[in-house]
Context: one part of a larger RNA
RNA sequence: UGACGGGGACCCGCACAAGCGGUGGAUGAUGUGGUUUAAUUCGAUGCAACGCGAAAAACCUUACCUACCCUUGACAUGGCAGGAAUCCUGUAGAGAUAUAGGAGUGCUCGCAAGAGAACCUGCACACAGGUGCUGCAUGGCCGUCGUCAGCUCGUGUCGUGAGAUGUUGGGUUAAGUCCCGCAACGAGCGCAACCCGUGUCAGGAGUUGCUACGAAAGGGCACUCUAAUGAGACUGCCGGUGACAAACCGGAGGAAGGUGGGGAUGACGUCAGGUCCUCAUGGCCCUUAUGGGUAGGGCUACACACGUCAUACAAUGGCCGGGACAGAGGGCUGCCAACCCGCGAGGGGGAGCCAAUCCCAGAAACCCGGGCGUAGUCCGGAGCGUAGUCUGCAACUCGGCGCGUGAAGUCGGAAUCGCUAGUAAUCGCGGAUCAGCUUGCCGCGGUGAGGACGUUCCCGGGUCUUGUGGA
Numbered sequence: 001u002g003a004c005g006g007g008g009a010c011c012c013g014c015a016c017a018a019g020c021g022g023u024g025g026a027u028g029a030u031g032u033g034g035u036u037u038a039a040u041u042c043g044a045u046g047c048a049a050c051g052c053g054a055a056a057a058a059c060c061u062u063a064c065c066u067a068c069c070c071u072u073g074a075c076a077u078g079g080c081a082g083g084a085a086u087c088c089u090g091u092a093g094a095g096a097u098a099u100a101g102g103a104g105u106g107c108u109c110g111c112a113a114g115a116g117a118a119c120c121u122g123c124a125c126a127c128a129g130g131u132g133c134u135g136c137a138u139g140g141c142c143g144u145c146g147u148c149a150g151c152u153c154g155u156g157u158c159g160u161g162a163g164a165u166g167u168u169g170g171g172u173u174a175a176g177u178c179c180c181g182c183a184a185c186g187a188g189c190g191c192a193a194c195c196c197g198u199g200u201c202a203g204g205a206g207u208u209g210c211u212a213c214g215a216a217a218g219g220g221c222a223c224u225c226u227a228a229u230g231a232g233a234c235u236g237c238c239g240g241u242g243a244c245a246a247a248c249c250g251g252a253g254g255a256a257g258g259u260g261g262g263g264a265u266g267a268c269g270u271c272a273g274g275u276c277c278u279c280a281u282g283g284c285c286c287u288u289a290u291g292g293g294u295a296g297g298g299c300u301a302c303a304c305a306c307g308u309c310a311u312a313c314a315a316u317g318g319c320c321g322g323g324a325c326a327g328a329g330g331g332c333u334g335c336c337a338a339c340c341c342g343c344g345a346g347g348g349g350g351a352g353c354c355a356a357u358c359c360c361a362g363a364a365a366c367c368c369g370g371g372c373g374u375a376g377u378c379c380g381g382a383g384c385g386u387a388g389u390c391u392g393c394a395a396c397u398c399g400g401c402g403c404g405u406g407a408a409g410u411c412g413g414a415a416u417c418g419c420u421a422g423u424a425a426u427c428g429c430g431g432a433u434c435a436g437c438u439u440g441c442c443g444c445g446g447u448g449a450g451g452a453c454g455u456u457c458c459c460g461g462g463u464c465u466u467g468u469g470g471a
Base pairs, nucleotide, nucleotide: 004467005466007465008464009463010462011461012460013459015455016454019419020418021417022416023415026311027310028309029308030307031306032305033304034302035301042053043052064297065296066295067294068293069292070291073127077126078125079123080122081121082120083119086103087102088101089100090099091098092097107116108115109114129286130285132284133283134282138280139279140275141274142273143271145269150189151188152187153186154185155184156165157164158163169180170179171178195263196262198260200231201230202229205226206225209221210220211219213218234257237251238250239249240248241247313412317372319370320369321368322367323366329360330359331358334353335352339348340347341346379409383405384404385403386402388401389400390399425447426446427445428444429443430442431441
């Protein structure tokens, strides 16, 4: 100087408290541990690993295993020799591949011979290759403390020195935010603001949008909206408190009030945090194999254990019939309308749309009417069976969907999580990845609460101060 204290003072945070809804019990999905296995590829491991890398494991992916193959190699540069490339057919094989036969000549220079570029084959060697090891050799990127309010420097001053001061103190703030004081005076990285989008308004613009006109064609651009421009909020105004300061409390006006709500933005550093399997890279290691190809299998195993979720246990509900209202997205070897067939998954069909035009697309909870009457049920949907259907070369291991059947489950021990407002809870919709496949993830809107006395306690953090002791 720090770190630490079951030392002190002050102050924050869904940290507790006050509340609302969950997890822990059931079934399923998914990840992990363990066990198993020829292999169940690898990494991530308190918070900060465990619906994580993986925004899609049937083959591929794929790194693992078994078997069969290759050795200048699947890929790059260079030498020599031959042939254009390429296409078709047969045989063997699980395929990779091996082998036999046939067709076939292009481009540039040149009259031609020939030479060259690209591509293919063979030979020899330099080399290629490695998701092999080391994240404790590294770059880059990321997590975390933490969007916490801190971390420092120059000069000066003090101290033998390490160092201190500034940065402490009195107030105040979300904030080292600002004011005042002060041996300090200034400055930098952070804070804030500048950025994006949301909420209000104005003028200009008006198709595919809108519509006060019209049956339509058309007209119009007021409204909605679109997308650009601008205005608006600054403690600016008033009252009070305060040191006459900073600021705080109340009020007016206003669509909005004291950072309006949300996002992006992450200081010096910490954890030898994570990643050599994104990529890059030092060193080490493999080189007829730790490289490369193919087929099949595995990553999907299952006595168990844990995490994260989904669906429930019902009447604020489930079922049947009818009716209403979104936002944000996506669409060309794509989205797919009307219509027809099928109980349905789906099939046929072919209009429109490169999309404010057409399509995905029926939003659902909700409202109205009906029956159900507390029952393992008209709750619940696992598992099982199966005439089927879709994608795909192919659904056995191992996909989704349909039809039938109908298991556990009657609100969950100790313990534990999220959330402070358009939030929680609840309801559906879309997208990325993607042939197909989602209860995950990322977004979108609909309905829409309860509660906060307070800071004693638990957890984390900040400032000052103190302490036997210790690096």
Record summary:
Predicted 3D model of a 471-nucleotide part of an RNA (small-subunit ribosomal RNA, 3' major domain) from an uncultured beta proteobacterium. The full RNA is in RNAcentral, with records from SILVA.